[in-house]
RNA sequence: GAGCCGGUAGUCUAGCCUGGUAUGAUGCGUGGUUUGGGUCCACGUGGCCGGGGGUUCGAAUCCCUCUCGGCUCA
Numbered sequence: 001g002a003g004c005c006g007g008u009a010g011u012c013u014a015g016c017c018u019g020g021u022a023u024g025a026u027g028c029g030u031g032g033u034u035u036g037g038g039u040c041c042a043c044g045u046g047g048c049c050g051g052g053g054g055u056u057c058g059a060a061u062c063c064c065u066c067u068c069g070g071c072u073c074a
Stems, first nucleotide, its partner, number of pairs: 001073007010026003020057001027045006050066005
């Protein structure tokens, strides 16, 4: 220098191809259970989807660009 993959709650992760107000786990809060704690159960809680721009009625998703990480080639 060229190409490919990835960046989504505090953490991990699905969704992207086929556009329509984001999934699960964990964590956290409250309550129950317990003499108390842990475990377990119920309810609740949290995301400007890496930054910017474009297309569209509508973008995590499509297009362009930048950035960070990883891999491959030279």
Transfer RNA from a Candidatus Heimdallarchaeota archaeon, 74 nucleotides, folded computationally. The same sequence occurs in records of 3 taxa. Its mean pLDDT, the model's own confidence on a scale to 100, is 83. It matches the Rfam family "tRNA".